């Protein structure tokens, strides 16, 4: 350097039974109100508005997207996540979002607290404090199977050429 593997609620992608979103938003009617409102955020522009804007209350009608997710399939074991930088697409512009590349960082799962995102107390992400677990190194015990302690990180570990 090549090939093949191991860790487990393992990682990610597609699908989407179903729940949530929600009796919410939008449209319509009535009453109050009295000059602003709309477009992912802001600016510009455009449109709506005294023939009544925003907002509040009542009535009637009544969703969807994103996120979660049964089941099944696919690709894998830095699988992938995060931060930063560059880049692609989108916009009138900036931001945001998205694609790809690079650097750094994290072994995996899980509980909990805080922060952040979200409609959400779901879920995601980050950090701190715990638990379980795999792997290597090292030390001790040993019945030589293994057990315990300490430490490291996947650019690792095992097998093989």
């Nucleotide at each position: 350097g090549g090939u093949a593997g191991a860790g487990g609620c393992g990682c990610g992608g597609c699908u989407g039974c179903g729940a949530u979103c929600a009796g919410u938003a939008c449209c319509c009617u009535c009453a109050c109100g009295g000059a602003g409102g709309a477009u992912u955020a802001c600016c510009c522009g455009u449109c709506c508005g005294a023939u009544g804007a925003a907002g509040u209350g009542a009535g009637a009608c009544g969703a969807a997207a994103g996120g979660c997710a049964a089941u099944g399939c696919c690709g894998c074991c830095g699988a992938g996540g995060a931060a930063c930088g560059g880049u692609c697409u989108u916009u009138g512009g900036u931001a945001a979002a998205u694609u790809c590349c690079g650097u750094u960082u994290c072994g995996g799962c899980u509980g909990u607290a805080a922060g952040u995102u979200c409609a959400a107390c779901a879920g995601g992400c980050u950090u701190g404090c715990g638990g379980c677990u795999g792997u290597c190194a090292u030390c001790a015990u040993g019945a030589u199977a293994a057990u315990g302690g300490u430490g490291g990180a996947g650019a690792g570990c095992u097998a093989u050429c």
Predicted 3D model of a 161-nucleotide RNA (Lysine riboswitch aptamer) from uncultured Ruminococcus sp. The organism belongs to Ruminococcus, within Bacteria. The RNAcentral record of the sequence draws on MGnify.